A computed fold for a 350-nucleotide part of an RNA from an uncultured Planctomycetota bacterium, annotated as small-subunit ribosomal RNA, central domain.
Context: one part of a larger RNA
RNA sequence: CUGGGCUUAAAGCGUGCGUAGGCGGACGUGCAAGCGUCUUGUGAAAUCCCUCGGCUCAACCGGGGAAUUGCUGGGCGAACUGCAUGUCUUGAGGCAGGUAGGGGCUGUCGGAACUCUUGGUGGAGCGGUGAAAUGCGUAGAUAUCAAGAGGAACGCCAAAGGCGAAGACAGGCAGCUGGGCUUGUCCUGACGCUGAGGCACGAAAGCGUGGGGAGCAAACGGGAUUAGAUACCCCGGUAGUCCACGCCGUAAACGAUGUGCACUAGGUCGAGGAGGUUCUGACGCCGUCACGGCCGAAGCAAAAGUGUUAAGUGCACCGCCUGGGGAGUACGGUCGCAAGGCUAAAACUC
Repeated sequence: CUGGGCUUAAAGCGUGCGUAGGCGGACGUGCAAGCGUCUUGUGAAAUCCCUCGGCUCAACCGGGGAAUUGCUGGGCGAACUGCAUGUCUUGAGGCAGGUAGGGGCUGUCGGAACUCUUGGUGGAGCGGUGAAAUGCGUAGAUAUCAAGAGGAACGCCAAAGGCGAAGACAGGCAGCUGGGCUUGUCCUGACGCUGAGGCACGAAAGCGUGGGGAGCAAACGGGAUUAGAUACCCCGGUAGUCCACGCCGUAAACGAUGUGCACUAGGUCGAGGAGGUUCUGACGCCGUCACGGCCGAAGCAAAAGUGUUAAGUGCACCGCCUGGGGAGUACGGUCGCAAGGCUAAAACUC
C1' cells in the first nucleotide's frame, strides 16, 4: 500500500453531542494548483524488452529500435476535483397555526395492602411443609373490630399500545422544561452528512457522607432433607433495596444488526397521531405524511432467515475482525477512595 468481512461462525464503540479530518445539492462567471493534452531540450553507457547479425547452437558478443513512467517549457479549460465570486430552492434550519404522549425535574395529595403500637371481643392454638421441626402463643397469640404510626410500591385501565439518543419511563394534581409529528409555503439560502481525539448521559450491584428503614433479603444463625448438604424447602435475619449529595462507568447495555441519504412488488393490523373530501345524520369513504407490528415478490444469505423499519441495490464517514488456548491476562501507562475500569502483549501449546 492492499484484499475479504462484522444478525447467529472472529468482528458495530452502551448511547448521544461535537473539534480536527474525510465527503458534499442546482445554475453561471473567473483563476489554472490538481487532472487531462501538446512539445524543445535533457533523462550517460552497460543492463532489462523487441528485432537483425557473429562465434557449428547456446551462454556470450556486435548493430538498430523501444523504454527510461522524471525534470523544463507552451497552449487548452469541454468534462471531473480545487480556489474565488454571484444566483437559486429541492437538502438543512427558522417562523406561524394545530396535535398525541408512563419524555425529564420539583412540589403536593390519595386509596388498597403490609408491619408495628394502644384498646375492645375471644380463649388455645397459630404458623409452616411432600411430611415435619425450629419459630410465635395463657405475660392471652392466630382470628376479628376500632384508633393511631410508618415506609415502600402504585391493582384495574393495559394493549399487537405510547414516549425517550440510549440506559430507562406508569396512582392523581400543579409548576418548570426537552423533543416529535403535522398544516401553511411566509423567511434564511447549502448554513449539510459523518465524526479520530474530546465532552456529556449511562440498568443492577458496589463505594463515601448524612438520613430513613414497612416489606423483601446476599452474609449469618437455627430447623429439615441427605451418605454428606457450606444447597434446593422452612423459621429468623444484617448490609442492601428508599432519600439527598458525591463517586463508580460496567451488562446477553441485544434488533447479538453503527449513523446519514437515495432507490427497489404487494397485502394486512394498530382499541396510534395529523389532514382532506363527499354523502349524510353517525357513522362510513378516500388518498397523503410520520411511527409501531405481522405476512410475504424479487433480491440477498452457508442456512436459519431477512425482505421499503433490508441482512436488497448504491454512495459518504466512523468503529471493529484476521485460527483455538494462554488472555481481555501479565507488564507499563492512565482513571478510581476502594472494588476495579480503559488501553493491551509474549513465551509456550494444540
About this RNA: The coordinates come from a structure-prediction model, not an experiment, and the mean pLDDT is 83.